[in-house]
Context: one part of a larger RNA
RNA sequence: GGACGAACGCUGGCGGCGUGCCUAAUACAUGCAAGUCGAGCGGACCUCUUCGGAGGUCAGCGGCGGACGGGUGAGGAACACGUGGGUAAUCUGCCUUUCAGACCGGAAUAACGCCCGGAAACGGGCGCUAAUGCCGGAUACGCCCGCGAGGAGGCAUCUUCUUGCGGGGAAAGGCCCAACUGGGCCGCUGAGAGAGGAGCCCGCGGCGCAUUAGCUGGUUGGCGGGGUAACGGCCCACCAAGGCGACGAUGCGUAGCCGACCUGAGAGGGUGACCGGCCACACUGGGACUGAGACACGGCCCAGACUCCUACGGGAGGCAGCAGUAGGGAAUCUUCCGCAAUGGGCGCAAGCCUGACGGAGCAACGCCGCGUGAGCGAAGAAGGCCUUCGGGUUGUAAAGCUCUGUUGCCCGGGGCGAGCGGCAUGGGGAGUGGAAAGCCCCAUGCGAGACGGUACCGGGUGAGGAAGCCCCGGCUAACUACGUGCCAGCAGCCGCGGUAAAACGUAGGGGGCGAGCGUUGUCC
Numbered sequence: 001g002g003a004c005g006a007a008c009g010c011u012g013g014c015g016g017c018g019u020g021c022c023u024a025a026u027a028c029a030u031g032c033a034a035g036u037c038g039a040g041c042g043g044a045c046c047u048c049u050u051c052g053g054a055g056g057u058c059a060g061c062g063g064c065g066g067a068c069g070g071g072u073g074a075g076g077a078a079c080a081c082g083u084g085g086g087u088a089a090u091c092u093g094c095c096u097u098u099c100a101g102a103c104c105g106g107a108a109u110a111a112c113g114c115c116c117g118g119a120a121a122c123g124g125g126c127g128c129u130a131a132u133g134c135c136g137g138a139u140a141c142g143c144c145c146g147c148g149a150g151g152a153g154g155c156a157u158c159u160u161c162u163u164g165c166g167g168g169g170a171a172a173g174g175c176c177c178a179a180c181u182g183g184g185c186c187g188c189u190g191a192g193a194g195a196g197g198a199g200c201c202c203g204c205g206g207c208g209c210a211u212u213a214g215c216u217g218g219u220u221g222g223c224g225g226g227g228u229a230a231c232g233g234c235c236c237a238c239c240a241a242g243g244c245g246a247c248g249a250u251g252c253g254u255a256g257c258c259g260a261c262c263u264g265a266g267a268g269g270g271u272g273a274c275c276g277g278c279c280a281c282a283c284u285g286g287g288a289c290u291g292a293g294a295c296a297c298g299g300c301c302c303a304g305a306c307u308c309c310u311a312c313g314g315g316a317g318g319c320a321g322c323a324g325u326a327g328g329g330a331a332u333c334u335u336c337c338g339c340a341a342u343g344g345g346c347g348c349a350a351g352c353c354u355g356a357c358g359g360a361g362c363a364a365c366g367c368c369g370c371g372u373g374a375g376c377g378a379a380g381a382a383g384g385c386c387u388u389c390g391g392g393u394u395g396u397a398a399a400g401c402u403c404u405g406u407u408g409c410c411c412g413g414g415g416c417g418a419g420c421g422g423c424a425u426g427g428g429g430a431g432u433g434g435a436a437a438g439c440c441c442c443a444u445g446c447g448a449g450a451c452g453g454u455a456c457c458g459g460g461u462g463a464g465g466a467a468g469c470c471c472c473g474g475c476u477a478a479c480u481a482c483g484u485g486c487c488a489g490c491a492g493c494c495g496c497g498g499u500a501a502a503a504c505g506u507a508g509g510g511g512g513c514g515a516g517c518g519u520u521g522u523c524c
Stems, first nucleotide, its partner, number of pairs: 001524004006520005013370006019363002021328001026326003030323003035064003040061002043058006071281003081205007090198003095194007103137004112127006143168011173186005207253003214244003219241004224236003256278004260271004283304005306317004334360001336359003342356001343354004373403004383394004407465001408461006417451001422446008468513005473494003479508005489496002
């Protein structure tokens, strides 16, 4: 000198864009943060009714989602991360694409009804019922398993192609139009390919201490098995006695890693806030269940600590989601608005949900921009300060005159972000038919803005409301007077102060920066 998620002191007009618990991964009141589908199913209730029916709401069964999104950095020195590879050792819901298919049956069970237990949380018995829930059978390819023949390839196990035999494995319906046997849409099943995602393995790379020198029993390898989507000592039985280490094993300490960020001419050094990728965690520890995916933040079970309820028998809870509270601390915000946009979940859709997100609020915390006025105005007012008493200086500074109107204030107008999808009407097209619905394209109209009556624009008013902070001994730019008298004090280093102190305090003057200026801390 530069930098900062800063803090502290003094000061403080505005705007834009960012940023804002670095400490206690401490404890949490309250509200909200993940639902959705009635076009899968039975039912209950409500409204209307021309008594045919129509519309709506809801708990339950069922489906998809709750593994994303959001938070945090505790742990972890590890294939956790980065980078480059491997998978002849693997999985993959939704999506795209290709091929083929969906036949015949069955048994239950919530809801509901009746009865019973409990303070509650919740539970038990009997009985009824549906499905895109569950089960059996059929059919089935290029799928899976076993056996055989032949070809090709490779990297040990092997992979792949052709072919034969045997065995095994599927399915679900709903809605619309039509009303014929049909058409369309959303789904369902098997198989292949893709895209995106994930698992596993390997080379290399990135902390400190040797005042840590030896470490190791599932340990190292083998055979066989179990397990997994999958390789593997991952797990198990048996066998062998190995494996690692000064190229730093083991131990201890510290730490999320990276893209990046700061600094520097660079090499390098430091850092890992915000934003993006990966990892890990979700009161602490352990466990599995469901599922395409979890060992699952707002799921389950067990144990523990803590808090709460209780009729003392027993129960409930988990903000490292958004706000917010207490505590800790030098220190870090609103219990705000909205789903209008973007994105996500569900749904044919309308739509519902969304503290993701879009915005607003608070804070000079940072960066950037703007303003606090402009021109003229005396050999120069007054006042202050200094003085050699002549004067000098503050100083064109003020006053005064002439202007301007950024910003402020008042009044008026007033957004872009909204296109797409949707709905209505009309037209056209592909395809198919006797037609319609559905699909694609076009036109017109309708509807939808949290921010917000904000930005912005116009008019009016009026210099009016807006300057401080640090420093002036040398380094280092800026000097006098008075006070004080090794006192009071200053200080980054050197050092100042003991009676003329440019170094302390005050004043005048000056220098620097400016809505900031200094100080402290940390890094280069």

Record summary:
Small-subunit ribosomal RNA, 5' domain from Alicyclobacillus fructus, 524 nucleotides, folded computationally. The organism belongs to Alicyclobacillus, within Bacteria. Rfam family: Bacterial small subunit ribosomal RNA.